[in-house]
RNA sequence: UUCUUAUCAAGAGAGAUGGAGGGACUUGGCCCAAUGAAAUCUCGGCAGCGGACUUUUUAAAGUACUGUGCCACAUCCAACAAGCAAUUGGCUUGGAAAAUAAGAA
Numbered sequence: 001u002u003c004u005u006a007u008c009a010a011g012a013g014a015g016a017u018g019g020a021g022g023g024a025c026u027u028g029g030c031c032c033a034a035u036g037a038a039a040u041c042u043c044g045g046c047a048g049c050g051g052a053c054u055u056u057u058u059a060a061a062g063u064a065c066u067g068u069g070c071c072a073c074a075u076c077c078a079a080c081a082a083g084c085a086a087u088u089g090g091c092u093u094g095g096a097a098a099a100u101a102a103g104a105a
Stems, first nucleotide, its partner, number of pairs: 001105007013043005021032003026079004044071003048068004052063005075097001080094005
């Protein structure tokens, strides 16, 4: 990098360096940001997946120990399709894409 499977409205921030962008890409919208963005580091935290351990009703719950992941906004919202509604574009479902984990190539 590709494939398969699962999840995706829950949860959890301070400091230092840095110095203008950021919320994956494109378009539109809505936001965050000099009361300091991205990025890096330190410390802290969360608990999704795998491992380990514990408990029991044996397939569930728990522990944050371990490998990862994560800590503004629903994956920020929409885009494609179907259905419903009706008055300026709303609602529902599904798909696509992204992200993460586990397994495989």

This is a predicted structure of a 105-nucleotide RNA (SAM riboswitch aptamer (S box leader)) from Virgibacillus sp. YIM 98842. It matches the Rfam family "SAM riboswitch aptamer (S box leader)". From the family's description: The SAM riboswitch is found upstream of a number of genes which code for proteins involved in methionine or cysteine biosynthesis in Gram-positive bacteria. The coordinates come from a structure-prediction model, not an experiment, and the mean pLDDT is 82.